[in-house]
Record summary: Predicted 3D model of a 1394-nucleotide RNA (small-subunit ribosomal RNA) from an uncultured bacterium. Rfam family: Bacterial small subunit ribosomal RNA.

């Protein structure tokens, strides 16, 4: 000192939360010792029992009890004597009693109290004070009672009653007496109004107590002191205004009473006051302070222990006694409660110390001692003392100590990781060598004790003091010291996702649970539980509650109000706050000095004592305050004088929808009357309701009535705001300019108050043309209580009254200051000979731009949101809520004031980047349009869905799944189903044993797998063995097309071959980010050019690569051939395949900006990317694939593995996709010549010629591992025929007969021939492809493959139509705008219901 949390990210505002400290604490787990502290915060609830206030015999009468003495007696004994009994107050003493002092202290508690209760500072000229101290004086005489005791008597008891006796330091009277008290009369001094004080005189009144040990202790009066109290005053000391008025002894006076004393404290009379927005009264809460905690401080919170004050003592009231009480352990009365009772009556008060019950999360022993300190009594000894000192209990807190120290292997075991070597816990343990605090045992053993009585001695002021001696210890045989023993007796708690130091494994699977905030958990959880380990603290640890802090989050120090919460709708003005220049006085504020006080303790500093510390103690500082006093005089205040610049007045002017009232005017709408005129009008996106043949709409003329004032008109004017607009008149407010005659600070703001205050609304009475809530109808819609249309009532208008609110919005008022530029409204002045215009200066108003500055940013910027002040108002997270209640206003509607419970961790402002928009601009694409051919209808093929099934294996799902994985399911494939088998396994590696084979051939059983026979029977060798193969055994393991593509790699699709996506440095911005990449052109293109705070660069585009189109050159075998054929020869041509050339907007012209580029042209085989291919940026879709492969984790292990037979993947009411074939004449069929390709394939292969078959095909086998041979025939073509029909179209389906492949064509193959001859006559809504060698059409080849394409991948032949154009649909790119979206519009979100 900060941190987390709103967002995709950012800055700000703002709340919530955390880290710190503290505690009279509580709770969980744990626990070795000591010191010092603390310990009912709740029920001021109720209390059993014991104790907490007595003492004095040196006041008294006495003698119950104890003891002594004396006297007498009895018993025992020889006696001394002992025991017992009786008497005796004689003595020590002493229960009860009279009397004195104390009991008003000490101790407890915090109910009450918002108060002179407390704190602080003053005052009493208005007071008291026992015991104590000092001074002066005095103590003479007398009297009558009464308790105890005794006798009697009542009552259960408590407690009385009667009679008689007696004493006092008890009580009373007389005397004496003053400087005392009261009254009166004088004198002096002083002060503060009443007065105080000193002194003189007169009158009246009041005293006393004795005891004695002879030392002394007491008694009375007066004065003084000290101590302790009483009263008064200034200031300070809670909350609520949703408490605004309170008060009748109330406020004061006069006179009395009362008191220690003042006083309405009380009373009679008189007056009518007193308090209150500076908060009275009321309600609620609360003992106050020193101090304590926290905080940098200012503050905030608290008032337990200790100290001071107050209040209280079961609740309420009252007095008595006394120096002192209205009295905790006194009295009386009333009440509630408890107890006793003989029912008639009585007793009690733990908020004293212990203790009990209850309450509660929670708080101790019915302990010891008066040894010390202190108190009461006493002359003293001493007694009493739950005050106090100690001990006991409790980790409640603070402090201290310990649980061992040094060396020591890199052990076991655990956990996890691993590169398999190891790492980690870990020098940790064991082990070795030490130590002994603590512990146990033993021994010694304190200080606290000072003195009292008394004795001795010394001094003097002669009863006091100094010194010496001198009993006494609860705690306690404790602290402490010494010795012995032995590592021996002693570690836990919470945490480990971020904040916040500390990580892995397993289990769990949005379950169980965690959580202070954010948030974790849905199968790989560092966040749950456990374990190992880590970091933290430690005899404690963690949690809960509370307080302060952080929080500048109530802001005095130290905040804000344009948009985040927040400026009152506007004016006027009261109280209050603030206020111009000069001079003087004063000294209230202010500043300085001094004095008093601010108790002690606490705090801080320096020391001392307990071994240290906590603790305790000495000294110092401080306690920021209050009061008194002495100064200063700048500033503020007060007073006095003065000034004119603030403010106001006068005079002279011009401007204006400023306000009120009255009158007048024209245009338009509607209505009425009359005319003309005829079928529609009106209305809408389109319609309909509506009006109209009873004559509308339209048009002409006349009339009625109400409301509003076109043009002028303007970010023009006026007004405080609301607001104000035809013209004229009357009345009236304000501002502005000029002048400088007058006043002389008269000013600013303004809580309450008062007034004004749009629209709607309300009341009464008018008025009512148009418009128009409500309402009715028509449309539209899923619905439409709406938007649109036709009507239409309040209302809108006027007068008077009420309401008092708005997005009543430029940014609360006033003042001063601080760059400019440019408009506009109203004045004044200057220049110009006068004068209009222009120009310049200046004042007031009203706009825009803009600097500094401010701001979170946006923005504001002399009309501030800048700078510096004043005053008022308002804000303090979102929701609940401007709601409820209360009171106020209103006729009502409602307004104003204005909460809480509960709930959330956000709500919000500005700006950024994206995505999105049925926002805008620009541009592109077979996107539309223009065309061609299709799909969708039929049949068939194929894929999918669905259904079915024992199984119909699985995957793919909008585009981007559906002739897709599958470039080929009869068995196999095969993953599916049924059945039959195997279990170290069909396959791999390792160990042991056996065999010599295994394999093959051949029997039997079986569907086969398999089982069981027969037969044949290894290799090398150094002869030890080795290798190989099979079988058997056991275990590691194999195996899995089982799951998860949302754990993954790899691969792929898609946007999209779209033109984009980024970076470095710089600059701008607080920042996210921006700039660059935007702009002007251009391009297929972020292609290029220009401009520009950008300059460069990268991935993409393009190019480089391949094919193709032209040429040159080189090379020719299997190719070609100008050789008649062959052979041979040759390489011009064709061709093949290598290297080159060629095209670059290079040239010309025009346009363009002198650019890029575009357009046209030339040349050229080819022209503006020549055509095609490969090539796919950053990224998106948790896109696809665990079944190509690989792979983490999970799952199966006589099965989810593996082998076999058969079946299935080929099912079939149906739906969809993709294709083929058609519906025919641009055609079918037959015939003809067999004209011209390209690219491929071929040895388990292609297979020629020739022959057979109608044909599929068969026989055959040449040639060819191929520019050589073969597949190989190309098809569209030409001629003839058919004549528009379900046909000589179409070929499905079916029958028969064959062929081929293959162990095997039944489920379930392909082909041929003959026969059969469905549907279908160009296809609804909808929809696809294609821009040139393209579409369309024609055939050919290949992969897969034993056989099996209408699919796929390729090849060539023939070969079109159309594109005006970019409004619209779809997709995309760039710029811009809005946004409450960011999982990004398939978003977000509102209401109702559950």
């Nucleotide at each position: 000192a900060g941190a987390g949390u709103u967002u995709g990210a950012u800055c700000c505002u703002g709340g919530c939360u955390c880290a710190g400290g503290a505690u009279g604490c509580c709770c969980u787990c744990u626990a070795g010792c000591g010191g010092c502290a603390g310990g009912c915060u709740u029920a001021a609830c109720a209390c059993a029992u014991g104790c907490a206030a007595g003492u004095c015999g040196a006041g008294g009468g006495g003698c119950a009890g104890c003891g002594u003495g004396a006297a007498g007696g009895u018993u025992a004994g020889c006696a001394a004597u002992a025991a017992c009994c009786u008497u005796u107050g004689a003595c020590g003493g002493c229960g009860a009693c009279c009397g004195g002092c104390g009991c008003a202290a000490g101790g407890g508690u915090g109910c009450g109290u918002a108060a002179c209760g407390c704190g602080u500072g003053a005052g009493c000229a208005a007071c008291u004070u026992g015991c104590c101290c000092g001074u002066u004086u005095c103590a003479g005489g007398g009297g009558g009672a009464u308790a105890a005791c005794c006798g009697g008597u009542g009552g259960a008891a408590a407690c009385g009653c009667c009679g008689a006796c007696u004493a006092a330091u008890a009580c009373c009277c007389c005397a004496u007496g003053g400087u005392g008290a009261u009254a009166c009369c004088g004198a002096g001094a002083g002060g503060c109004a009443u007065c105080u004080u000193u002194u003189g005189g007169u009158a009246u009144c009041u005293a006393a107590a004795g005891a004695u040990a002879c030392g002394u202790c007491g008694g009375a009066a007066a004065c003084g002191g000290a101590u302790a109290g009483g009263c008064u005053c200034g200031c300070g000391u809670g909350a609520c205004a949703u408490u605004a008025g309170c008060u009748u002894g109330a406020u004061g006076g006069c006179g009395g009473g009362g008191u220690a004393a003042c006083g309405g404290c009380c009373c009679a009379c008189c007056a009518u006051g007193g308090c209150g927005a500076c908060g009275a009264u009321g309600u609620c809460u609360a003992g106050g302070g020193g101090u304590u905690c926290u905080g940098a401080g200012a503050g905030g919170a608290a008032g337990g222990u200790c100290c001071c004050c107050c209040a209280c003592a079961c609740u309420g009231g009252a007095a008595c006694u006394g120096a002192g009480a209205c009295a905790c352990g006194g009295u009386c009365c009333a009440g509630a409660c408890u107890c006793c009772u003989a029912c008639g009556g009585g007793a009690g008060g733990c908020a004293g110390c212990a203790g009990u019950g209850a309450g509660g999360a929670a708080u101790a022993u019915u302990g010891g001692u008066c040894a010390a300190u202190g108190g009461u009594c006493g002359g003293a000894a001493g007694a009493c003392u739950g005050a106090a000192c100690c001990a006991g209990c409790c980790a409640u807190g603070c402090c201290g100590c310990g649980u061992g120290a040094a060396g020591g292997u890199g052990a076991c075991g655990g956990c996890c990781c691993u590169a398999u070597g190891g790492g980690u816990c870990u020098u940790a343990a064991a082990c070795u060598u030490c130590u002994u605090u603590u512990g146990c045992a033993a021994g010694g053993g304190a200080g606290c004790a000072a003195u009292a009585a008394g004795g001795g001695u010394c001094a003097c002021g002669c009863g006091u003091g100094g010194c010496c001696c001198g009993a006494u210890g609860a705690g306690a045989g404790u602290a402490c010291c010494u010795u012995g023993c032995g590592a021996a007796u002693a570690a836990g708690c919470a945490u480990c996702g971020g904040c916040u130091a500390a990580c892995u494994a397993c289990g769990u699977g949005c379950c169980a649970g965690c959580a202070g905030c954010c948030g974790c958990g849905g199968u790989a959880a560092u966040a749950c539980g456990u374990a190992g380990g880590u970091g933290g603290c430690a005899a404690g640890c963690g949690u809960u509650g509370u307080c302060c802090g952080g929080a500048a989050u109530u802001a005095c120090u130290g905040g804000g109000u344009g948009u985040a919460a927040a400026g009152g709708g506007c004016g006027u003005g009261u109280a209050g706050g603030c206020g111009g220049g000069a001079u003087g006085u004063u000294a209230a504020g202010u500043c300085a000095g001094a004095u008093g006080u601010g108790a002690a303790a606490u705090a801080c500093c320096c020391g001392g004592g307990c071994u240290c510390a906590a603790c305790u103690u000495g000294g110092g500082u401080g306690c920021u305050g209050c009061a008194u006093u002495u100064g200063a005089a700048a500033c503020u205040g007060a007073c006095a004088u003065u000034c004119u610049u603030g403010a106001g007045u006068g005079c002279a002017g011009g401007a204006g929808a400023g306000g009120a009232a009255a009158g007048c005017g024209g245009a338009a709408u509607u209505c009425c009357u009359a005319g003309u005129g005829u079928a529609g009008c009106g209305g809408u996106g389109a319609a309909a309701u509506g009006c109209g043949u009873a004559g509308a709409u339209a048009u002409u003329a006349g009339g009625a009535g109400g409301a509003a004032c076109a043009c002028c008109a303007g970010u023009g004017g006026c007004g405080a705001a609301g607001g104000c607009g035809g013209c004229u008149u009357u009345c009236u407010g304000g501002a502005c300019u000029g002048u400088a005659a007058c006043u002389g600070a008269c000013g600013c703001u303004g809580a309450g108050g008062c007034g004004c205050g749009a629209a709607a609304g309300c009341g009464u009475g008018g008025g009512g043309a148009g418009c128009a809530a409500a309402c009715a109808g028509a449309a539209g819609u899923a619905g439409a209580u709406a938007c649109c249309c036709u009507g239409g009532u309040a209302g809108u208008c006027c007068a008077c009254g009420c309401u008092g609110u708005a997005a009543a919005c430029g940014a609360c008022c006033c003042u001063a200051c601080a760059a400019g530029g440019u408009g506009u409204g109203g004045g004044a002045g200057g220049u110009a000979u006068c004068g209009a215009c222009c120009c310049c200066u200046u004042c007031c108003g009203u706009g825009c731009c803009g600097c500094a500055g401010u701001u979170a940013a946006c923005a504001c910027a002399a009309u501030a949101a800048g700078u510096a002040a004043u005053c008022c108002a308002c804000c303090u997270g979102g929701g609940g809520a401007g709601u409820a209640c209360g009171g106020c206003c209103g006729c009502a509607a409602g307004g104003g004031u204005g909460a809480a419970a509960c709930u959330c961790a956000a709500a919000g402002g500005a700006a950024u980047u994206g995505a999105c928009g049925g926002g805008g601009g620009c541009c592109c694409g077979c996107a539309c349009a223009a065309g061609c051919a299709g799909u969708g209808g039929a049949g068939u093929a194929u894929g999918u869905g669905g259904u079915u099934u024992a199984a119909u294996u699985c995957g793919a799902a909008g585009c981007a799944a559906c002739g897709c994985g599958a470039a080929g399911a009869a068995c196999c494939u095969u993953a599916c189903c049924a059945g039959g088998g195997c279990u170290u396994g069909a396959c791999a590696u390792g160990g042991g044993g056996a065999u010599g084979a295994c394999a093959g051939g051949u029997g039997c059983a079986g569907a086969g797998a398999u089982g069981u026979g027969c037969u044949u029977u290894c290799u090398c060798u150094u002869c030890g063995g080795a290798g190989c193969a099979u079988c058997c055994c056991a275990c590691a393991c194999a195996g899995g097309u089982g799951g998860u593509g949302c754990a993954u790699g790899g691969u792929u699709g898609u946007c999209g071959u779209c033109a984009g996506c980024u970076c470095g440095u710089g600059u701008c911005g607080u920042g996210a980010g921006a700039u660059g990449u935007u702009g002007g052109g251009u391009u297929a293109a972020g292609u290029c050019c220009c401009g520009c705070a950008a300059c460069g660069a990268g991935c993409g585009c393009a190019a480089c690569c391949c094919c193709u189109a032209c040429g040159u050159u080189u090379a020719g075998u299997u190719g070609c051939u100008a050789c008649g054929c062959a052979a041979g020869a040759g390489c011009a041509c064709u061709c093949u395949a290598g290297a080159c050339g060629g095209a670059c907007u290079g040239c010309c012209g025009u346009u363009g900006a002198c650019a890029a580029a575009a357009c046209g042209g030339a040349g050229g085989a080819a022209g503006g990317u020549g055509g095609g291919g490969a090539c796919g940026a950053c990224g998106u879709c948790a896109a696809a694939u665990c079944a190509u492969c690989a792979u983490g984790c999970c799952c199966c292990u006589u099965a989810u593995g593996u082998c076999c037979u058969g079946g299935g993947c080929u099912a079939c009411a149906c739906a969809c996709g993709u294709a083929c074939u058609a519906c025919a004449a641009u055609g079918g069929c037959g015939g003809c010549a067999a004209a011209c390709a390209g690219a491929g394939g071929g040895c388990a292969g292609c297979g020629a010629a020739a022959c057979c078959g109608c044909g599929a095909g068969g026989u055959g086998g040449a040639g060819c591992g191929a520019a050589u041979c073969c597949c190989c025939a190309a098809a569209c073509g030409c001629c003839g025929u058919c004549c528009c029909a379900g046909u000589u179209c179409g070929g499905a389906u079916u029958g028969c007969a064959g062929g081929c492949u293959g162990c095997a064509a039944c489920u379930c193959g392909c082909c041929u021939g003959c026969a059969u001859g469905a549907a279908g006559u160009c296809g609804g809504a909808a929809u696809u492809g294609c821009u040139a060698g393209u579409a369309a059409u024609c055939g050919c080849g290949g992969a897969u493959c034993a056989u099996c394409a209408u699919g796929c991948c390729g090849c060539g032949g023939u070969g079109a139509a159309u594109a005006c154009g970019u409004u619209c649909c779809c997709g995309g790119g760039c710029c811009u705008u809005g946004c409450a979206c960011a999982c990004a519009c398939g978003g977000c979100c509102c209401g109702u219901c559950a």